[in-house]
RNA sequence: GCCGAAAUAGCUCAAUUGGUAGAGCAACUCAUUCGUAAUGAGUAGGUCGAAGGUUCAACUCCUUUUUUCGGCACCA
Numbered sequence: 001g002c003c004g005a006a007a008u009a010g011c012u013c014a015a016u017u018g019g020u021a022g023a024g025c026a027a028c029u030c031a032u033u034c035g036u037a038a039u040g041a042g043u044a045g046g047u048c049g050a051a052g053g054u055u056c057a058a059c060u061c062c063u064u065u066u067u068u069c070g071g072c073a074c075c076a
Stems, first nucleotide, its partner, number of pairs: 001072007010025004019056001027043005049065005
C1' cells in the first nucleotide's frame, strides 16, 4: 500500500434482511434473615465510534473518516 472483519449500557454480547434497541453479569431499591451471603421482585443506565447522504422513517442502505484485529504485498 491492497483486501476483509469489528466498534451497541460499567463489562461480555444480541438485534432474522429499514418501523423509535434488548439479554447476562455488575450497580441501586424492596422482600426474606438477628445480621451477611444466597434467593425472589423491581428500578436506573444508550445521541448504536464520528460526519454527511437517501428515506415519511436508519444500529440497519450509500459515501467519507477514526480506532482495533486478521490476511496479502513491499522492504534499499